This is a predicted structure of a 72-nucleotide RNA (transfer RNA) from Nuclearia simplex.
Taxonomically the source falls in Nuclearia (Eukaryota, Opisthokonta, Rotosphaerida, Nucleariidae).
It matches the Rfam family "tRNA". About the family: Transfer RNA (tRNA) molecules are approximately 80 nucleotides in length.

[in-house]
Formats: sequence, C1' cells, structure tokens
RNA sequence: AGGAAAUUAACUCAGUGGUAGAGUAUCUCUCUUACAAAGAGUAAGUCAUUGGUUCAAAUCCAAUAUUUCCUA
Repeated sequence: AGGAAAUUAACUCAGUGGUAGAGUAUCUCUCUUACAAAGAGUAAGUCAUUGGUUCAAAUCCAAUAUUUCCUA
C1' cells in the first nucleotide's frame, strides 16, 4: 500500500427487513445456625458513530473509528 472479517447487556454469543434474546455474572427472596449449592424473581441495550434506502433497519448501502487476519 492492497484485500478480507468483526463491532449487539458487565462477560461469552444468538438474532439474514416487521415487539431486541439466551447463558454466565450483579441484585432481591426462599432454603441453612451460617456459608456454599439449589429454586424463584428483578434490573441492566440510544444494537461502535454519522448519513442514506424503505411504510418499517441490529439486519440493506456508503463513509468514519477500533480490533484481527492475509498479501506485498
């Protein structure tokens, strides 16, 4: 310098145009003398940023940012 991929909850990841989810973790309750384990429940997301297409965008398009990989 050229090419490719990824970015979604605190963490690991789903979700291929029509209500944003799971597991783990946090918090609360039950159980226990107490702790752990187990069971029940709650909360936590401007879906990396900006713009565009669309009746409707996490999803499609463009640019930007960060990270990773390949080639030279």